[in-house]
Context: one part of a larger RNA
RNA sequence: UUGGGCGUAAAGGGAGUGCAGGCGGUUAUUUAAGUCUGAUGUGAAAGCCUUCGGCUUAACCGGAGAAGGGCAUCGGAAACUGGAUAACUUGAGUGCAGAAGAGGGUAGUGGAACUCCAUGUGUAGCGGUGGAAUGCGUAGAUAUAUGGAAGAACACCAGUGGCGAAGGCGGCUACCUAGUCUGUAACUGACGCUGAGGCUCGAAAGCAUGGGUAGCAAACAGGAUUAGAUACCCUGGUAGUCCAUGCCGUAAACGAUGAAUACUAGGUGUUAGGGGGUUUUCCGCCCCUUAGUGCCGCAGAUAACGCAAUAAAGUAUUCCGCCUGGGGAGUACGACCGCAAGGUUGAAACUC
Numbered sequence: 001u002u003g004g005g006c007g008u009a010a011a012g013g014g015a016g017u018g019c020a021g022g023c024g025g026u027u028a029u030u031u032a033a034g035u036c037u038g039a040u041g042u043g044a045a046a047g048c049c050u051u052c053g054g055c056u057u058a059a060c061c062g063g064a065g066a067a068g069g070g071c072a073u074c075g076g077a078a079a080c081u082g083g084a085u086a087a088c089u090u091g092a093g094u095g096c097a098g099a100a101g102a103g104g105g106u107a108g109u110g111g112a113a114c115u116c117c118a119u120g121u122g123u124a125g126c127g128g129u130g131g132a133a134u135g136c137g138u139a140g141a142u143a144u145a146u147g148g149a150a151g152a153a154c155a156c157c158a159g160u161g162g163c164g165a166a167g168g169c170g171g172c173u174a175c176c177u178a179g180u181c182u183g184u185a186a187c188u189g190a191c192g193c194u195g196a197g198g199c200u201c202g203a204a205a206g207c208a209u210g211g212g213u214a215g216c217a218a219a220c221a222g223g224a225u226u227a228g229a230u231a232c233c234c235u236g237g238u239a240g241u242c243c244a245u246g247c248c249g250u251a252a253a254c255g256a257u258g259a260a261u262a263c264u265a266g267g268u269g270u271u272a273g274g275g276g277g278u279u280u281u282c283c284g285c286c287c288c289u290u291a292g293u294g295c296c297g298c299a300g301a302u303a304a305c306g307c308a309a310u311a312a313a314g315u316a317u318u319c320c321g322c323c324u325g326g327g328g329a330g331u332a333c334g335a336c337c338g339c340a341a342g343g344u345u346g347a348a349a350c351u352c
Stems, first nucleotide, its partner, number of pairs: 004323003007305002012320001014201004021194003025088007033081002035077008049065006091191001092188003095184005103177007110154001115149007125136002162169002206247006215241002220236004258319006266296013300307001325352003334345004
């Protein structure tokens, strides 16, 4: 390579967008590049195969024939693929009427709590632990009351609830802004799917500059514990956590499950809609249906666990990514990126 695979054994890119490329709905006409077919030419000799013959036989040798992937030229066919033309509406998109939402950004604002400051009351303890001690406190702490300051996070609502491509998103209000769903079928008429590179986004930690700093808290200091204790426990505490701007580009970035489309028993919750029935109406109840989100479960598939209408881990198609024994190693070297930390790409010797 072929083949086989990728939930948990090695293996789905963290996510999107999208150039090239690959693949692509229905109908008609046309073309004849792919495709199929006929003829002609070519496909050296030797060899292989068939047959006849020559050495006593065989090997060997000679004659004749056959075969030959394919290539070229000239005809023919038109189902499928491709090209061209014309049309269609179910894919895709737009419009119109509705719906829900912690989707994103900016500005403003609210209450509870913690801490600190001031003042009043008040007096000897407080705090902490398994038990203690370090620590705080007669310079009046802890507790309690009133007032003030500042920063960060938003109890209840809250829900296998919602939204977002993923990362993620939660007090309230306003403004700006993106997407989704339902119904309708007015418009466009295949405009689609995937997507190597590219570009963009991307938790936490970390980096740079300037702010901010209540609480928490790496490092660090002290007290304990212990044989020791560079820990677990306690008292403190700086980076950081927060904001603005720029970088970093990684995570068990997980559903450990790439995207899209079609098909394949049911049952039962729940979220957002729509339609119908019952009801005088409302509330409610019942039935159907679309889009999400859970659980149970048949066929099927699976090594099993588990999966099982959430477009599946079933049945198929298209496109991309990735895997090929363990260690060495996500290392070395080189290259690219980065201020750095480091990231991306990514071996071999050797060894079992």
Predicted 3D model of a 352-nucleotide part of an RNA (small-subunit ribosomal RNA, central domain) from Furfurilactobacillus rossiae. Model confidence (mean pLDDT): 83 of 100. Its Rfam family is "Bacterial small subunit ribosomal RNA". Taxonomically the source falls in Furfurilactobacillus (Bacteria, Bacillota, Bacilli, Lactobacillaceae).